[in-house]
Context: one part of a larger RNA
RNA sequence: CUGGGUUUAAAGGGUGCGUAGGCGGGCUAAUAAGUCAGAGGUGAAAGGCUGCGGCUUAACCGUGGAAUUGCCUUUGAUACUGUUAGUCUUGAAUCGGGUUGAGGUAUGCGGAAUGUGGCAUGUAGCGGUGAAAUGCAUAGAUAUGCCAUAGAACACCAAUUGCGAAGGCAGCAUACUGGACCUGUAUUGACGCUGAGGCACGAAAGCGUGGGGAGCGAACAGGAUUAGAUACCCUGGUAGUCCACGCCCUAAACGAUGCUCACUCGAUAUGCGGCGCAAGCUGCGUGUCCAAGCGAAAGCAUUAAGUGAGCCACCUGGGGAGUACGUCGGCAACGAUGAAACUU
Numbered sequence: 001c002u003g004g005g006u007u008u009a010a011a012g013g014g015u016g017c018g019u020a021g022g023c024g025g026g027c028u029a030a031u032a033a034g035u036c037a038g039a040g041g042u043g044a045a046a047g048g049c050u051g052c053g054g055c056u057u058a059a060c061c062g063u064g065g066a067a068u069u070g071c072c073u074u075u076g077a078u079a080c081u082g083u084u085a086g087u088c089u090u091g092a093a094u095c096g097g098g099u100u101g102a103g104g105u106a107u108g109c110g111g112a113a114u115g116u117g118g119c120a121u122g123u124a125g126c127g128g129u130g131a132a133a134u135g136c137a138u139a140g141a142u143a144u145g146c147c148a149u150a151g152a153a154c155a156c157c158a159a160u161u162g163c164g165a166a167g168g169c170a171g172c173a174u175a176c177u178g179g180a181c182c183u184g185u186a187u188u189g190a191c192g193c194u195g196a197g198g199c200a201c202g203a204a205a206g207c208g209u210g211g212g213g214a215g216c217g218a219a220c221a222g223g224a225u226u227a228g229a230u231a232c233c234c235u236g237g238u239a240g241u242c243c244a245c246g247c248c249c250u251a252a253a254c255g256a257u258g259c260u261c262a263c264u265c266g267a268u269a270u271g272c273g274g275c276g277c278a279a280g281c282u283g284c285g286u287g288u289c290c291a292a293g294c295g296a297a298a299g300c301a302u303u304a305a306g307u308g309a310g311c312c313a314c315c316u317g318g319g320g321a322g323u324a325c326g327u328c329g330g331c332a333a334c335g336a337u338g339a340a341a342c343u344u
Stems, first nucleotide, its partner, number of pairs: 004315003007298002012312001014201004021194003025088007033081002035077008049065006091191001092188003095184005103177007110154001114150008125136002162169002206247006215241002220236004258311006266289010293300002317344003326337004
């Protein structure tokens, strides 16, 4: 390479948009590039294979055949693919009507709790633990009431719920804004699918500048525990956590399951629509249980891991190693790409 694979054995890119490329719905006509058939030319000889023959046999040699799967020219065929022209509506998109949601961005507002400050009541403890101690407290703490103030997060509703491409998204209101779904005798007429590179987004932690800082809390300090205790427990506590702007670009970024389309028994629950008086039917989602089938099994099973088609990504024993070197990116931290010797 071919082949075989990628939920859990090695292997699905973190996610989307999209360039090139690959692939692509129904009908009609033309063409004849691919494709198929016939004919001609060429495809050196030797060698290899094979029929027959010659040296007593063999090795060796002679002669004929087949093969040389290819290329060129020419004459035809036209189902399929391509190309050109025309046309269609089922794929796709648009439009009208309606619906839904923690989808996004910005601004404003709210209450509970917590901390702090002030005033008041009040007096000896509080706090913490397995038990303690460090710590706080007669300079009046803890507790209780009122007032003020600060930052962060939004109890109940809440769900096996919903929305989003993923990351993710939850108090309330307003403004702006993206999507999805249902429905229609509307419109365009294949405008589609995938997508190497590329571009954009991308939790947490971390970085830069400037703010902010209640609670929590790496580091750090102290108290315990212990043989020790650079821990688990306790008292404190800096960065950080929050905001704005700019970087970083990684995760068990998981459904460990790429995207799109078609097909293949049922049952039940639930979210949002349509039809119906209702029973129910129907469309799109979200779950559970099972049939055929699949699977090494666990299990999957119309939301497939079943049956097929198209395109992309990735895997090829373990360690060495996601290391070294080089290159690219980054302020840095580091990220991306990514070996070999050797060993087993």
A computed fold for a 344-nucleotide part of an RNA from an uncultured organism, annotated as small-subunit ribosomal RNA, central domain. RNAcentral holds the full RNA, with entries from ENA and SILVA.